[in-house]
Context: one part of a larger RNA
RNA sequence: GAGUGAACGCUGGCGGCGUGGCUAAGACAUGCAAGUCGAGCGGGAAUUAUUGACAUGAGUCGCAAGAUGAAUGGAAGUGAUGAGAGCGGCAAACGGGUGCGUAACACGUGAACAAUCUGCCCUUUAGCUGGGGAUAGCUCGCCGAAAGGUGAAUUAAUACCGAAUGUGAUUUUCCUUCGCAUGGAGGAAACAUUAAAGCUUGAAAUGGCGCUAGGGGAGGAGUUCGCGGCCUAUCAGCUUGUUGGCGGGGUAACGGCCCACCAAGGCUAAGACGGGUAGCUGGUCUGAGAGGAUGAUCAGCCACAGUGGAACUGAGACACGGUCCACACACCUACGGGUGGCAGCAGUUUCGAAUCAUUCACAAUGGGCGAAAGCCUGAUGGUGCGACGCCGCGUGGGGGACGAAGGUUUUCGAAUUGUAAACCCCUGUCGCUGAGGAACAAAACCCAGGUUCGUAGCCUGGCUUGAGUUAACUCAGAAAGGAAGCAGUGGCAAACUCCGUGCCAGCAGCCGCGGUAAUACGGAGACUGCAAGCGUUACUC
Repeated sequence: GAGUGAACGCUGGCGGCGUGGCUAAGACAUGCAAGUCGAGCGGGAAUUAUUGACAUGAGUCGCAAGAUGAAUGGAAGUGAUGAGAGCGGCAAACGGGUGCGUAACACGUGAACAAUCUGCCCUUUAGCUGGGGAUAGCUCGCCGAAAGGUGAAUUAAUACCGAAUGUGAUUUUCCUUCGCAUGGAGGAAACAUUAAAGCUUGAAAUGGCGCUAGGGGAGGAGUUCGCGGCCUAUCAGCUUGUUGGCGGGGUAACGGCCCACCAAGGCUAAGACGGGUAGCUGGUCUGAGAGGAUGAUCAGCCACAGUGGAACUGAGACACGGUCCACACACCUACGGGUGGCAGCAGUUUCGAAUCAUUCACAAUGGGCGAAAGCCUGAUGGUGCGACGCCGCGUGGGGGACGAAGGUUUUCGAAUUGUAAACCCCUGUCGCUGAGGAACAAAACCCAGGUUCGUAGCCUGGCUUGAGUUAACUCAGAAAGGAAGCAGUGGCAAACUCCGUGCCAGCAGCCGCGGUAAUACGGAGACUGCAAGCGUUACUC
C1' cells in the first nucleotide's frame, strides 16, 4: 500500500447492488418447511333439489258420525355437490441446512469396467387370457389416564395369490466371428423356469393414459487405477485377515468383503507406523510475476442429522422433518406407561468483541403429484432490519470590502479567520407534500383457426392471472430551507502559534517528548488529510 463475513470509538442525509452466528455439531417454547391422485378402490358426514309413507291438523261442508284439507313435522327413495378418515399408486433418496468426522481414491484431474445397476423420460419388439381367497375402512363389543391395543361380523381394487400363453429373458450345448487373461458379440437347438390391470371420453375407436416381458438410448449411480495437494523423526520400525493361493458364501458387481484350508508373506528413510491439524475443488486476497495466504457468500463433490449401532421398504437410503435397539437430556402421567430431536425458515436462550423479521406471495423460475383444472412448496421471488461492503448523488451556485462584529495572535502599526458571513440575484438534485404510473405476463387451461392419419405435438389469434406496489419514472407545489464529521499538525509525513502544566499529569507505531519560555502532554485559534464517513484494534499478502 491492498484486502476483510469483521469488531470497537466518535459521527451519520438519500438511493442501487450485494452481504449478515466466523464462537457452542450447546439446549430449544411456538408456528410453518412434503405432499398429491376420486380418471385405481370400497365408502361417505354434511348440504341441497325433488318424490313423499306417516303424524298433527287451521279452515270448509255436515244435526251428528264423518268427509275434504291449507300449513307444519317427517321415515324412506332418487339426483347433485362432497368434508374427514381408510386401502392403493407415485413422491418423500430431490430441494433446504451444517462442516462434526475424514490425511482417505474424500477431493481434483486423467483413464478403466470383457466385473456393474438404473424408477420416471425417449425409441423399438411382443403381449394384456381366465380365475381365487383375503384385508383396512364401516358396524358391534372389550382393555387403557393417555399414547394406543384387541376380538367378532362384513366389503372393494391398478392391493395380494394360483392357472394359461411365452414374442422374449434366464440356464445348458453347439457353430461363426472378434479379442485384452477370465472372455465379448451374433446365430441355432433342447429340457426346464419365468408376465400382466385396468381406467377414461364419446353416438362411434386401429383413440388417450396405464400394465407385463425384452432390445437400444439419455441422464444418474457404483467400483478400480495413474498422478497431484498439510505439519511432525523429540514418532523407526509396522502388520495376523495381516500378504498371497485354492474352494465356497455374499453383492447389482470385482475383491479377505466374509468363511474353511494351505503357504509366509506384505509395507518402510522416495518416510511405513504413530501423533497433531484439516472437509476437498472451481475460486478468493495479495503480488510485476514466481510465489504466499485462504476455502464466507455463488457453483461442483464428499460427510453428517441429539450420541452410538442396525436393518426394513424401495430403481435409488442403511434414510434431517421413516422404523428398531441402547445411552444422555427434556416433557406428559391416573406411576401402570408414554412422547421428543431446528446443523430447514423465522424465533428463544446460552456463549461471545460480534451477526437480522416469530414478515408477504406462490404472480414469476423451478420441483412433487395429477389426464387436466389444480393442490403443495420457509426452494424461490419480494419486502423489512444493520454505513457490514462496493458504487452513485446531495448538504447549494454567482456576485459581494469601508475587509463588519466576534475569536486568535501582536513588535500595538497591524495580521489572520476572510468573499468567509451579512446583503443582492439565481437554481431546485435528494428528501417532503399532491397527482399520475410501467416492466417482471407470457404461457398453461379454455375457445377459434392452421399443419397433421390424428382430438398427439407444434404454430397463430382471443381470454385470464401481480406478492412486492403509494416502486422506477413523469408532472405540479413549497422551500436554501431538512442534510458534516473524523483523525492529525516534532521527524518518518501534508499541516504552527498562544495559554495551562512543570520528569507531574500525560503522549507514544519507531525514534522519543515532559524537570518554568513544550510546534511532541491538556485546551484554544489557525492549518492539513479523508469525507457519510473517519480513526483504532485483529488477521492476510